Context: one part of a larger RNA
Molecule: small-subunit ribosomal RNA, central domain
Organism: uncultured prokaryote
RNA sequence: CUGGGCAUAAAGGGCGCGCAGGCGGUAGAUUAAGUCAGAUGUUAAAGGUCAGGGCCCAACCCUGAUUCGCAUUUGAAACUGAGUUACUAGAGAUAGGGAGAGGAAAGUGGAACUCACAGUGUAGCGGUGAAAUGCGUAGAUAUUGUGAGGAACACCAGUGGCGAAGGCGACUUUCUGGACCUAUUCUGACGCUGAGGCGCGAAAGCAUGGGGAGCGAACGGGAUUAGAUACCCCGGUAGUCCAUGCCGUAAACGGUGUUCACUAGGUGUAGGAGGUAUCGACCCCUUCUGUGCCACAGAUAAUUCGUUAAGUGAACCGCCUGGGGAGUACGACCGCAAGGUUAAAACUC
Numbered sequence: 001c002u003g004g005g006c007a008u009a010a011a012g013g014g015c016g017c018g019c020a021g022g023c024g025g026u027a028g029a030u031u032a033a034g035u036c037a038g039a040u041g042u043u044a045a046a047g048g049u050c051a052g053g054g055c056c057c058a059a060c061c062c063u064g065a066u067u068c069g070c071a072u073u074u075g076a077a078a079c080u081g082a083g084u085u086a087c088u089a090g091a092g093a094u095a096g097g098g099a100g101a102g103g104a105a106a107g108u109g110g111a112a113c114u115c116a117c118a119g120u121g122u123a124g125c126g127g128u129g130a131a132a133u134g135c136g137u138a139g140a141u142a143u144u145g146u147g148a149g150g151a152a153c154a155c156c157a158g159u160g161g162c163g164a165a166g167g168c169g170a171c172u173u174u175c176u177g178g179a180c181c182u183a184u185u186c187u188g189a190c191g192c193u194g195a196g197g198c199g200c201g202a203a204a205g206c207a208u209g210g211g212g213a214g215c216g217a218a219c220g221g222g223a224u225u226a227g228a229u230a231c232c233c234c235g236g237u238a239g240u241c242c243a244u245g246c247c248g249u250a251a252a253c254g255g256u257g258u259u260c261a262c263u264a265g266g267u268g269u270a271g272g273a274g275g276u277a278u279c280g281a282c283c284c285c286u287u288c289u290g291u292g293c294c295a296c297a298g299a300u301a302a303u304u305c306g307u308u309a310a311g312u313g314a315a316c317c318g319c320c321u322g323g324g325g326a327g328u329a330c331g332a333c334c335g336c337a338a339g340g341u342u343a344a345a346a347c348u349c
Base pairs, nucleotide, nucleotide: 004320005319006318007303008302012317014200015199016198017197021193022192023191025087026086027085028084030082031081033080034079035076036075037074038073039072040071041070042069048066049065050064051063052062053061054060090190091187092186093185094183095182096181097180102176103175104174105173106172107171108170109153113149114148115147116146117145118144119143120142124135125134161168162167205246206245207244208243209242210241214240215239219235220234221233222232257316258315259314260313261312262311265294266293267292268291269290270289271288272287273286274285275284298305299304322349323348324347331342332341333340334339
């Protein structure tokens, strides 16, 4: 250097942007770096290999050829490269559309809940398998009115939609990102991937300052139980919420990296466009994009996957190599800390 793999056996980076690098569309002419062919020089001898020969054979010995490569030189021009000319099928731009819980900020709303005050009203309420702790004659629970507060947005709601992922669900306004469809008007390969790097990244946690209704780790009490550091009940602090800054991890899952091409169909659904038909709309047909189910070929150890591939190929990245020790120790880097990232060995089976 070469191999086999990564849905579930070990193994896809949580996700994106992107420098270097790797790879790269069609046609023409040029060049000759890679590539290919020839010549010359060099590549000590021995050894090796091949051909022949000498000791009866062999070992051994002799002769000849050969030996990667490197340099110089002469050519070839298909492929790769280079610079060049052109192209439009990739990519992007433009115009016109409709869809959407995509993001940020500000404002508004109703239901529910808790609390406060006031009215009515009286002895219970609450809770459970059953109870008790708890609340209540200082008037609770129930009910009516008024006020305050915080958090979440019932129905719509849908294997519906949007987003790269995390994720996003009341309404209105402002700002703002992306995708899709139609037209083919423009640019003319501007592309794909992407070690490092940079950014985003649920929940919990941390820092400072607010906020605190409900819920609720810890904690207290009541039960249960042999015990009960639990499950059940009554309370309840951090937290959950907001602003700013950290943390950087998850079963961050489709347990399936990104991109491109090709390979039977059937049936739903969401967003467009077109056609036929129609008075018009619906229905119907075609097509693009997304999202489900079934299924041929093929694949698979099987389960299953199957144009949204785990099929057939191509480009690039990441990762795996028996179990435990261990995602640990040490070191390094990051972090306020918690800890994170990178990452062994002895020993043992």